[in-house]
Context: one part of a larger RNA
RNA sequence: UGGCGGGGGAACACAACAAGGGGUGCAUCGUGCGGUUUAAUUGGACCUAACACCGGAAAUCUCACCAGGGGCGACAGCAGUAUGAAGGUCAGUCUAAAGGGCUUACCUGACACGCUGAGAAGAGGUGCAUGGCCAUCGUCAGCUCGUGCCGUGAGGUGUCCUGUUAAGUCAGGUAACGAGCGAGACCCAUAUCCUUAUUUGCCACUUCUCAUCCUCGGAUGAGAAAGCACAAUAAGGAGACUGCCACCGAAAGGUGGAGGAGGGCGUGGGCAACGGUAGGUCAGUAUGCCCUGAAUCUCCUGGGCCACACGCGCGACGCAAUGGCAGGUACAAUGGGAAGCGACACCGAGAGGUGAAGCAAAUCUCUUAAAACCUGUCUCAGUCUGGACUGAGGGCUGUAACUCGCCCUCAUGAAAACGAAAUCCCUAGUAAUCGCGUUUCAACAAGGCGCGAUGAAUACGUCCCUGUUCCUUGCACA
Numbered sequence: 001u002g003g004c005g006g007g008g009g010a011a012c013a014c015a016a017c018a019a020g021g022g023g024u025g026c027a028u029c030g031u032g033c034g035g036u037u038u039a040a041u042u043g044g045a046c047c048u049a050a051c052a053c054c055g056g057a058a059a060u061c062u063c064a065c066c067a068g069g070g071g072c073g074a075c076a077g078c079a080g081u082a083u084g085a086a087g088g089u090c091a092g093u094c095u096a097a098a099g100g101g102c103u104u105a106c107c108u109g110a111c112a113c114g115c116u117g118a119g120a121a122g123a124g125g126u127g128c129a130u131g132g133c134c135a136u137c138g139u140c141a142g143c144u145c146g147u148g149c150c151g152u153g154a155g156g157u158g159u160c161c162u163g164u165u166a167a168g169u170c171a172g173g174u175a176a177c178g179a180g181c182g183a184g185a186c187c188c189a190u191a192u193c194c195u196u197a198u199u200u201g202c203c204a205c206u207u208c209u210c211a212u213c214c215u216c217g218g219a220u221g222a223g224a225a226a227g228c229a230c231a232a233u234a235a236g237g238a239g240a241c242u243g244c245c246a247c248c249g250a251a252a253g254g255u256g257g258a259g260g261a262g263g264g265c266g267u268g269g270g271c272a273a274c275g276g277u278a279g280g281u282c283a284g285u286a287u288g289c290c291c292u293g294a295a296u297c298u299c300c301u302g303g304g305c306c307a308c309a310c311g312c313g314c315g316a317c318g319c320a321a322u323g324g325c326a327g328g329u330a331c332a333a334u335g336g337g338a339a340g341c342g343a344c345a346c347c348g349a350g351a352g353g354u355g356a357a358g359c360a361a362a363u364c365u366c367u368u369a370a371a372a373c374c375u376g377u378c379u380c381a382g383u384c385u386g387g388a389c390u391g392a393g394g395g396c397u398g399u400a401a402c403u404c405g406c407c408c409u410c411a412u413g414a415a416a417a418c419g420a421a422a423u424c425c426c427u428a429g430u431a432a433u434c435g436c437g438u439u440u441c442a443a444c445a446a447g448g449c450g451c452g453a454u455g456a457a458u459a460c461g462u463c464c465c466u467g468u469u470c471c472u473u474g475c476a477c478a
Stems, first nucleotide, its partner, number of pairs: 001478002003475003007472007016462002020426005026318001028316007035308002043054002065303007075117004080111001087107003091103004121292002124290003130286001132281003135277003142181006148157003160173004186270005192238007201228002206225008241263001244257005319419001323378007335366003340359002344355004385416001390411007432454008
């Protein structure tokens, strides 16, 4: 100087507690991991910081694994070679298949893996040789420098104390005075208003046409013109600064209030220090060294990664009446679209099929949102709960659904009665519930990433538990 302490003090955090809300832990299923099995079940990752992770939804491909079969050596040297090198091929045979091998022949015409080196290639090894990128400490507030001063020196001071802050944020004190990186500012989105613009968007006022009703005055609906009022879109501005008021305070600041769309960091993101963890990745790419080199290269066929006594993680759906079922009625936003999205019509009980307009899209389309609301029914049951598993028939994608895809219909109708110990997430348009889009993609979403709809409860505290930061103290530690 650091690190550590079942030493002390101060402060902080829903990956801490408390006050609450909802889960996991139970059952079945999906998926990842271990184990076991296997010809192979390729490999990596293992507290937080491995385990719906490697964008990893593997039918072939992917693919690295297994079984079987084929192909490949630039360049140099040596054997060989016009008495025919290398190459190609009909037929037969071996074979899953193949002039791939073999048998017997033929075509062509100048090089040459038979041998030695040397290559190409390698998802072969080493992430403890590396670059780059990422995770994490860290939703942290720290890390340093110049000059001066102190100390023989390592080093200290500054960076400490008091108050304050989300913050080494700021103020006052002070042998320190200043400065840099980080914090903040900054950038993006969002919430309010103004201006400009108006098609593919909008439809208030005005006019016209048609239909329905009619108390003959008009009303409602659809369309056209006209228009840019409203909405929306997208460019530029305004706006928030403890600015104003009261109280507390030496100040910094704090508490309350007014006005305001918004109030004290408005809200949500991006960016994010010096370094540590020999953290992760040689299997994204790059790359040192080592290894393989006719096989550890490369191609093909089939299989495997999908196995199943069992253990664990993450999820889906449940156990029902705040519900299930049937009928009717309503309201979104984000996105995607040409080997694409496909309206609409017809066929089908449905999955889907046949034809086909429009659209490189504010124009056409995916696209009827679902929870919700109304009416009816079920009446506490393993049930009109629950849907696993299995049988039969059908559809779609694709060369191909046996291993091993998804969907529809009928039948089947398992476990499961709210889950021990333990444990996770969350403070507001949040949790929870409800659907929708997209990504991967020929096909397949219970995954990832987004979007909107409905919309709570409870703290406004504390350091008890788990940790973090700062000061201080002890140390058989470095």